[in-house]
Molecule: FMN riboswitch aptamer (RFN element)
Organism: Firmicutes bacterium UBA994
């Protein structure tokens, strides 16, 4: 430094104002949040290095419960050899139960598990 064992710790954000109406954080206007890993020419940054909800995959989640299966959304324009990642605009997406009325934001399974992330011990060659 490498491979592969163990062990530890960490590991999801978010309803403001107004309208209706008996009765809604669920309808309507508004308004807000974006796990992990992968990808980086431009871009920020002296450098290391950072940068995607809608590209590629994971993972809560739901059916079966063994293998498996299902499981959301993006376009125009600018730049460039090259971006659906950078700039602008302008869209669009968000499990399952529950609720005096339909919920990404409330409650609740969950003090739960989890993609993974950091660190640390032996052991091999």
């Nucleotide at each position: 430094a490498u491979a592969g064992a163990c062990c530890u710790u960490c590991g999801g954000g978010g309803u403001u104002g107004g309208g209706u109406g008996u009765a809604a954080u669920u309808c309507c206007c508004u308004a807000u949040c974006g796990g992990u890993g992968g990808u980086a020419a431009u871009g920020c940054g002296a450098a290391a290095g950072c940068u995607a909800g809608c590209c590629c995959a994971c993972g809560a989640g739901c059916c079966a419960c063994a293998u498996g299966g299902c499981a959301g959304a993006c376009u125009u324009g600018g730049u460039g050899u090259g971006a659906u990642u950078c700039c602008a605009a302008g869209g669009c997406c968000g499990a399952c139960g529950g609720u005096u009325a339909a919920a990404g934001u409330c409650c609740g399974g969950a003090u739960g598990a989890g993609a993974g992330a950091a660190g640390g011990u032996g052991u091999a060659a």